[in-house]
RNA sequence: GAAGUCGGCUGGGCAGUCGCCGGUUACUUGCAGUCAAAUGCGGUAACGGGAGGAAGGUCCGGGCUCCGAAGAGCAGGGUAAUGGCUAACGGCCAUCCGUCGUGAGGCGAGGACUAGGGCCACAGAGACGAGCGUAUUAAGUUACGGUGAAACGCGGCAACCUCUACCCGGAGCAAUAUCAAAUAGGCAUGCGUCGUGAGUAAGCAAUUGCUCACCCAAGGCGGCUCGUUGGAGCAUGCGGGUAGGUAGCUUGAGGCGAACGGUAACGUUCGUCCUAGAGGAAUGACCGCCACGCAAAACCGGGCGACCGGCGAGCGAACAGAACCCGGCCUACAGGCCGACUUCACUU
Numbered sequence: 001g002a003a004g005u006c007g008g009c010u011g012g013g014c015a016g017u018c019g020c021c022g023g024u025u026a027c028u029u030g031c032a033g034u035c036a037a038a039u040g041c042g043g044u045a046a047c048g049g050g051a052g053g054a055a056g057g058u059c060c061g062g063g064c065u066c067c068g069a070a071g072a073g074c075a076g077g078g079u080a081a082u083g084g085c086u087a088a089c090g091g092c093c094a095u096c097c098g099u100c101g102u103g104a105g106g107c108g109a110g111g112a113c114u115a116g117g118g119c120c121a122c123a124g125a126g127a128c129g130a131g132c133g134u135a136u137u138a139a140g141u142u143a144c145g146g147u148g149a150a151a152c153g154c155g156g157c158a159a160c161c162u163c164u165a166c167c168c169g170g171a172g173c174a175a176u177a178u179c180a181a182a183u184a185g186g187c188a189u190g191c192g193u194c195g196u197g198a199g200u201a202a203g204c205a206a207u208u209g210c211u212c213a214c215c216c217a218a219g220g221c222g223g224c225u226c227g228u229u230g231g232a233g234c235a236u237g238c239g240g241g242u243a244g245g246u247a248g249c250u251u252g253a254g255g256c257g258a259a260c261g262g263u264a265a266c267g268u269u270c271g272u273c274c275u276a277g278a279g280g281a282a283u284g285a286c287c288g289c290c291a292c293g294c295a296a297a298a299c300c301g302g303g304c305g306a307c308c309g310g311c312g313a314g315c316g317a318a319c320a321g322a323a324c325c326c327g328g329c330c331u332a333c334a335g336g337c338c339g340a341c342u343u344c345a346c347u348u
């Protein structure tokens, strides 16, 4: 210098205007509440906070909540070298073995085929059952058998069923708890109606239907009386549930630093920090400067020249948006930075 291997970090910065979500403080001629307050809801102002390395896929594991219990058995599902880490794991670390690579390193589908079943391509006469072919013998008695991974034998395959060992109860924050309106329905109690007369129709009649008049409770007409309306229900209480509100909701197996133990994953101790919490779901829009990448024309510098360097209008700038919370895995990702190591070539 070239080509690689492994690992880590970052994911634009500063400012302005107008908004959005939630917090604290102050004010408040609003609303609710009360004897008056407190207080709650709302409004205004100020202050400070407001997405990620994957917030993603929802694949695995756990916390938490409920289901009577979370025990045993069966079914079903999962994992599989050995040891360790961990709350747990299918994750991570170390080592062995196999395999790929010159190497740094990468990958692994690494329990059991003498429990049983199934399968064994092509080739080969025959592929797991013995037999078959050729030669041989008294005799399936003995020997050999091109092929093929395997050929007469305690063959191979579990990335086929299966067996063994171990693990797994189910559903999920739309979990769950709590406050609780209107309407409808339920239960209880109280009050009230289902009455009177006339006419008329049907019928032998009892009776029934229709029409009219009278009587008539609660309720409505803002509280009371009158009046009017009204025409069989009304009032009160209880309980369940819905809408809606609140909690769960962010202090956690937490982040950072140091020391110690451990090859490591990781653990222990000490110090320090608090960093979104919405809920039909905020985290946005516009603009300026700087930084980054590409770069036209003119100009400047160098070169005989092709061209090189500078300045620079302009253009570009990824994947992607928290939704109860963690540990992983996987997937996506413009651009930039750092470390360790390997191989080859050259120079000293």
Base pairs, nucleotide, nucleotide: 001344002343003342004341005340006339007338008337009336010335012290013289014288016286017285018284020050021049023047024046025045026044027043028042030041031040032039052319056330057329059328060327061326062325063324064172065171066170067169076168077167078166079165080164081095082094083093084092085091096110097108098107099106100105111163112162116161117160118157119156120155128153132145133144134143135142176247177246178245179244186238187237188236189235190234191233195214196213197212198211199210200209201208202207219229220228221227254273255272256271257270258269259268260267261266292316293315294314299310300309301308302307